The RNA shown here (c-di-GMP-I riboswitch aptamer) has 89 nucleotides and comes from a Planctomycetota bacterium. Lineage of the source: Bacteria > Pseudomonadati > Planctomycetota. Rfam family: c-di-GMP-I riboswitch aptamer. Gene Ontology term of the family: cyclic-di-GMP binding.
This record gives sequence, structure tokens and C1' cells, in this order.
RNA sequence: ACACGAUAAGGGCACACCAACCGCGAGGUUGGGCCGCAAAGCCACGGGACCGAAAGCGCGCGAGCGCCGACGUCAGCCGAGCCGCCGAA
Repeated sequence: ACACGAUAAGGGCACACCAACCGCGAGGUUGGGCCGCAAAGCCACGGGACCGAAAGCGCGCGAGCGCCGACGUCAGCCGAGCCGCCGAA
């Protein structure tokens, strides 16, 4: 240095939920909260999931309903890439 991750040490982040605000929505921000996480740090490149405009398709007498779907969202869904604390086996 790389790999690896311990009943080590110092720490870090913050699920669900609650409140306020933003957004059509998925969801996001802030504060509280603490399920968990050795990358639960960054990143939308590849998958995946979610939301959902127009058009189209199907059903319906109709109001409407469903499918599909651009933009978008999710990094605590997975993979890839980048950076990173500590040092037992």
C1' cells in the first nucleotide's frame, strides 16, 4: 500500500414515526427520533422499483376507470465508479 473487518478505540450516519415547509406526485429540506449501517460517504453510468404529462389503446350510455408512457424520484434495492477513520486475526 492492497485485501480484510474484531466483544478493539475514537467517532459518524439516522429506518419507521412526528412537526413545519416545498412538490400534481413519487419524494425532498429542517428539527425531533434511533430500526439499523464498516462506507447507510459521494455519484443517476447499468439494472430495478416508484411517480406520472401529452398522445394512444381497452372498458363504460355517461361521469369516468384501467393499460401504456416523456420528464422526474429513490444511493437505507442491486451493481459499477470515486474518496475515506482505525488496525486485531
It was read from a public genome assembly, where an Rfam model found it.